[in-house]
RNA sequence: GCAUAAUGCCUCUAGGGUUCCGGUCGCCGCGCGAAUGCAGCGAUGCUGGUCCGAGAGAGGUCCUCUCGCUCAGGCCUUGCGGUUUGAGCGAAGCCACGGCGGGAUAAAAGCCCGGGAGAC
Numbered sequence: 001g002c003a004u005a006a007u008g009c010c011u012c013u014a015g016g017g018u019u020c021c022g023g024u025c026g027c028c029g030c031g032c033g034a035a036u037g038c039a040g041c042g043a044u045g046c047u048g049g050u051c052c053g054a055g056a057g058a059g060g061u062c063c064u065c066u067c068g069c070u071c072a073g074g075c076c077u078u079g080c081g082g083u084u085u086g087a088g089c090g091a092a093g094c095c096a097c098g099g100c101g102g103g104a105u106a107a108a109a110g111c112c113c114g115g116g117a118g119a120c
Stems, first nucleotide, its partner, number of pairs: 008061005015052002020049002022046001023044005029038002063093002066091011095115001097118001101113003
């Protein structure tokens, strides 16, 4: 430097904003008036619900010519046994510092660009 394989999916969490719901504040209409209630309008991320959500977070599942065992078949061998195809059961599946900037969505983010650039 190149090639191949794997990092897939579901649920959740850290986290995220504000489309919808709700909260808060203000305005305004109804009522003789007040408290208060109902409806509408505007502002506001405001503990929350809906929503988004991790390669380096969790669980599950898929998957694996990686390992062990069992069964069936083929080939080789005097035999022990070897090899190969398929099925089943069990095990294992490691490591991982990381911008700026840009993108989508209503908007933002540990989402996507990205196991990137870069560093060691």